[in-house]
This is a predicted structure of a 339-nucleotide part of an RNA (small-subunit ribosomal RNA, central domain) from Hippophae tibetana. The full RNA is in RNAcentral, with records from SILVA. Its mean pLDDT, the model's own confidence on a scale to 100, is 87.
Context: one part of a larger RNA
RNA sequence: CUGGGUAUAAAGGGAACAUAGACAAUGAACUGGGUUGAAAGUGAAAGUUGCCAAAAACUAUGGAAUGCUCCCAAAACAAAAUCACUUGAGUGAGAUUGAGGAAAGUGGAAUUUUUUGUGUAGGGGUGAAAUCCAAAGAUCUUAGAAGGAACACCAAAAGCAAAGGCAUCUUUAUGGGUCCUUACUGAUGCUAGAGUGUGAAAGCAUAGUGAGUGAAAUGGAUUAGAUACCCUGGUAGGCAAUGCCAUAAAAGAUGAGUGUUCACCCUUGGUGAAAAUUAUGGGCCUAACUAAUGCGUGAAAUAAUCUGCCUGGGAAGUACAAUUGCAAGAUUAAAACUC
Numbered sequence: 001c002u003g004g005g006u007a008u009a010a011a012g013g014g015a016a017c018a019u020a021g022a023c024a025a026u027g028a029a030c031u032g033g034g035u036u037g038a039a040a041g042u043g044a045a046a047g048u049u050g051c052c053a054a055a056a057a058c059u060a061u062g063g064a065a066u067g068c069u070c071c072c073a074a075a076a077c078a079a080a081a082u083c084a085c086u087u088g089a090g091u092g093a094g095a096u097u098g099a100g101g102a103a104a105g106u107g108g109a110a111u112u113u114u115u116u117g118u119g120u121a122g123g124g125g126u127g128a129a130a131u132c133c134a135a136a137g138a139u140c141u142u143a144g145a146a147g148g149a150a151c152a153c154c155a156a157a158a159g160c161a162a163a164g165g166c167a168u169c170u171u172u173a174u175g176g177g178u179c180c181u182u183a184c185u186g187a188u189g190c191u192a193g194a195g196u197g198u199g200a201a202a203g204c205a206u207a208g209u210g211a212g213u214g215a216a217a218u219g220g221a222u223u224a225g226a227u228a229c230c231c232u233g234g235u236a237g238g239c240a241a242u243g244c245c246a247u248a249a250a251a252g253a254u255g256a257g258u259g260u261u262c263a264c265c266c267u268u269g270g271u272g273a274a275a276a277u278u279a280u281g282g283g284c285c286u287a288a289c290u291a292a293u294g295c296g297u298g299a300a301a302u303a304a305u306c307u308g309c310c311u312g313g314g315a316a317g318u319a320c321a322a323u324u325g326c327a328a329g330a331u332u333a334a335a336a337c338u339c
Base pairs, nucleotide, nucleotide: 003311004310005309006308007293008292012307014198016196017195021191023189026084027083028082031079034077035074036073037072040069041068042067047061048060050058088188089185090184091183092182094179095178096177097176100174102172103171104170105169107151112146113145114144115143117141122133123132159166160165203244204243205242206241208239213237219231220230255306256305258303259302260301264283265282266281268279269278270277271276289294312339313338314337321332322331323330324329
């Protein structure tokens, strides 16, 4: 390489859009360069053999055939260009759904701080304590004020989004989905190396904000020790803005889209008078599949298409090099050696 694989054994890219490329609905007529059939032509050098007393020349073989070239024919398949078609795909009309994204406002509870009234000796914390706060009046309690962050109940196997993710409430403009006895376009599709946006948390840069929480560093305990678990405080972080970073057990450990397939129980949205039917999210299960667990119309069944990746363990997702980044690092990615 092939083959075989990729939920859990090695292996699905974090996720989307999309160029090249690959693959791809139906009907008609047409073309003949792919394809198929039939007929014909062609046949280098070395080498080897024959002929010859020997060599040359010549003959045959060899290379060399499943090859190449030309002519004719066929038109199913594939292809080219043409004309149609509507079921794939899309657009519009009419409905409808939701924590989808962005911006600007807004609300109440709670914590903290602070002012004030009342009031007096403790409070806090723990397994037990201590550090700590408090007579300069704490804790508790009354009434105000400030500020920041997060949004209880509703809340659900619920909903939305490509994934990451998204929840007080309101407004503004806006993306997407679904339904429909609706109109139109007429294959405009699917996948996708390179490429381009996006991408939790942590981290970085700049000038801000800072209530609670809290790496680091410090103190009190525990302990043989305690660079920890527990406690008192506490910086960065956290929050908002702008710009970087590009990784996660980024998980459904399951790539995307398509066709076909037993029964039952729920769920969300739409249509419908209802029966029902559609799109979505769950549970159980037949066949099939699987090493087993299990999966089972949302497949890990079945049939094909495109694509990433895997190929004994370690060394190693490391070295070197390149690209990238302010840095931290990230991406691509070996070998010696060893079992």